[in-house]
C1' cells in the first nucleotide's frame, strides 16, 4: 500500500530551531514574517487497546470467550494539543423561496483494534 470494524460536535501548549506556505483533495472560509507549517525539547489531554476490578458462559484448572465498570485504580502501546473531521462535496427528506436553513443516508479522510 489492500481490507474488516469502529469512532470523529469532548479534551489538551510553552520554548527553541527553521523561515513560506499552511488547514488531506476540490470549492469556501480561516491560520501565518506579531513567525504559520515542519523538526527537537518539556509539559499537557485521554479517543482506541492493553492493565485493573465485577457478572456470565465455556473448558477444566486457572486457561478461554461475551457482557459491563473503571484516568479521583494504571499513562505501559498507538494517537492527540486553531477552528465540529473548520463547513460543504454524492444523494434523500422537511421548510423557504433569495444559489437559504436544518435533518437523515453516504463518500472521502484521520485515528485504533483486527486480518492476510
Nucleotide at each position: 500500500a489492500u481490507c474488516u470494524c469502529a469512532u470523529u460536535c469532548a479534551g489538551a501548549g510553552u520554548g527553541g530551531c527553521u523561515g513560506a506556505g499552511g488547514g488531506a483533495c476540490u470549492g469556501g472560509c480561516c491560520c501565518g514574517a506579531c513567525g504559520a507549517c515542519g523538526c527537537c525539547a518539556c509539559g499537557g489531554c485521554a479517543a482506541c487497546c492493553g492493565g485493573c476490578c465485577c457478572c456470565g458462559a465455556a473448558c477444566g484448572c486457572u486457561u478461554u470467550c461475551g457482557g459491563g465498570g473503571u484516568g479521583a485504580c494504571c499513562a505501559g502501546g498507538u494517537g492527540c494539543c486553531a477552528a465540529a473531521u473548520c463547513c460543504a462535496g454524492c444523494u434523500c427528506c422537511g421548510c423557504g423561496a433569495g444559489u437559504g436553513c436544518g435533518g437523515g443516508g453516504g463518500a472521502a479522510a484521520a485515528u485504533g483494534a483486527g486480518a492476510a

Background
The RNA shown here (SAM riboswitch aptamer (S box leader)) has 116 nucleotides and comes from a Verrucomicrobiota bacterium. It was read from a public genome assembly, where an Rfam model found it. Its mean pLDDT, the model's own confidence on a scale to 100, is 80. The source organism's lineage runs through Bacteria, Pseudomonadati and Verrucomicrobiota.